[in-house]
RNA sequence: AGGCGGCCGCGGGGCGCGCGCGAGCGCGCUCCGAGGAAAGUCCGAGCUCCACAGGGCAGGGUGCUGGGUAACGCCCAGCGGGAGCGAUCCCAGGGAAAGUGCAACAGAAAGCAAACCGCCUCGCGCCCUCGGGCGCGCGGUAAGGGUGAAACGGUGCGGUAAGAGCGCACCAGCGGAGGGGGCGACCCCUCCGGCUCGGUAAACCCCACCCGGAGAAAGACCAAAUAGGGGACGAUGAGGUGGCCCGCCUCGACGAGUCCCGGGUAGGUCGCUCGAGGCGCGCGGUAACGCGCGUCCUAGAGAAAUGGUCGCCACGGAGCGAUCCGACAGAACUCGGCUUAU
Numbered sequence: 001a002g003g004c005g006g007c008c009g010c011g012g013g014g015c016g017c018g019c020g021c022g023a024g025c026g027c028g029c030u031c032c033g034a035g036g037a038a039a040g041u042c043c044g045a046g047c048u049c050c051a052c053a054g055g056g057c058a059g060g061g062u063g064c065u066g067g068g069u070a071a072c073g074c075c076c077a078g079c080g081g082g083a084g085c086g087a088u089c090c091c092a093g094g095g096a097a098a099g100u101g102c103a104a105c106a107g108a109a110a111g112c113a114a115a116c117c118g119c120c121u122c123g124c125g126c127c128c129u130c131g132g133g134c135g136c137g138c139g140g141u142a143a144g145g146g147u148g149a150a151a152c153g154g155u156g157c158g159g160u161a162a163g164a165g166c167g168c169a170c171c172a173g174c175g176g177a178g179g180g181g182g183c184g185a186c187c188c189c190u191c192c193g194g195c196u197c198g199g200u201a202a203a204c205c206c207c208a209c210c211c212g213g214a215g216a217a218a219g220a221c222c223a224a225a226u227a228g229g230g231g232a233c234g235a236u237g238a239g240g241u242g243g244c245c246c247g248c249c250u251c252g253a254c255g256a257g258u259c260c261c262g263g264g265u266a267g268g269u270c271g272c273u274c275g276a277g278g279c280g281c282g283c284g285g286u287a288a289c290g291c292g293c294g295u296c297c298u299a300g301a302g303a304a305a306u307g308g309u310c311g312c313c314a315c316g317g318a319g320c321g322a323u324c325c326g327a328c329a330g331a332a333c334u335c336g337g338c339u340u341a342u
Stems, first nucleotide, its partner, number of pairs: 002313007010033010035328001039339002042337005047215004059211005064078005079093001080091004094206002099204002101200002116145002118141003122137006153171006172196001174193008219270004229261005237251005277296008315326004
């Protein structure tokens, strides 16, 4: 997430008049009448009904710290990490020295790692310009090459046959101790240690905390007709024929018929829109938000109204211009968020 006004139309409330026994109908006046997302129904609540001693298992969710809030998986402020020159943006961000699992391809080797090339010692053979070179073999070596997203710290000096935290200095990381700052997450400083102990938990898992179900067709109330249930009365009975009586026919103590009661259905009323409400101002707070005062009432239908048209203005787009075009989409118990559409 257009604004103002005119005319016509539709839905609802109020008032008045007319008609009608009544339910109600008609007319007039007046007030109100979709959204920022009314959407998805993904979280969190209110409200209603059902369930519920307490504890545990299973299952689901959340996961740095502090605050906000009715509550939240939301919001704010910070901390840590990452990206970027920067403004700024992103992070399901507890635990990997509990256990299990996983890691394609490449590569010799991928998780208490590994010897392909290279380097070095030794042995054997061959060649030789006598310095050595080549080949094979037993070993050593992770410094160099190469593969990979990742190869078990980095640089330098020493050391060594060649090498290696093997030793040392500095740096990075991990762990421990101490001091300081902060409510806290965490940050800063000093010392020590063995030299280094990888990643992945929106993988199982472990830890901490939270979680009953259904939803407005929830639910509450009023309440026909018919059928069935219960109760009372009930035979000098009820119905038909017929103007009426008798009579005749049908039903009836296996209860006709009359009245009453209760449950449910149709239907009606409520729930229903005043609410954790909107707007303005002031105050507190970095902020989310809170408090106070003032002001406003702003759809509540029950298959559904909220539309059309004209004029002026504004915004965006197209066009040289006159002019033309106007996105996504529509309440259905109500709020707070998130997400999606434009």
A computed fold for a 342-nucleotide RNA from a soil metagenome, annotated as Bacterial RNase P class A. The coordinates come from a structure-prediction model, not an experiment, and the mean pLDDT is 76. Rfam family: Bacterial RNase P class A. Its family is annotated with tRNA processing, dimeric ribonuclease P complex and ribonuclease P activity in the Gene Ontology.